[in-house]
RNA sequence: GAAAUGGACGGCUAGGGUUCCGGCCUGCUUCAAGCAGGUGCUGGUCCGAGAGCUGUCGACCUCGGUGAGGUUACACGGCGGGAUAAAAGCCCGGGAGAG
Numbered sequence: 001g002a003a004a005u006g007g008a009c010g011g012c013u014a015g016g017g018u019u020c021c022g023g024c025c026u027g028c029u030u031c032a033a034g035c036a037g038g039u040g041c042u043g044g045u046c047c048g049a050g051a052g053c054u055g056u057c058g059a060c061c062u063c064g065g066u067g068a069g070g071u072u073a074c075a076c077g078g079c080g081g082g083a084u085a086a087a088a089g090c091c092c093g094g095g096a097g098a099g
Stems, first nucleotide, its partner, number of pairs: 007057006015047002020044002022041001023039006058072006074094001076097001080092003
């Protein structure tokens, strides 16, 4: 200086919005109930990490061998685009770029 690799799935969290439920506001109505519209609200459902946690499996190594132990490191990062109701540490993406 150049290149390659850096596994899969589940549960959860940081985070995220607003389909559904709930809350709040407005209107219809004398009230209640109900309906319609609006509002993201420390709420429930929901989405959710390569660079967060955890489990299972896989891969590799060792041994006194058919199951024990161990390893699976490191990881700064846009703009823009895409999905869904919508948004996002989701997906493009361990991408561009930086180092």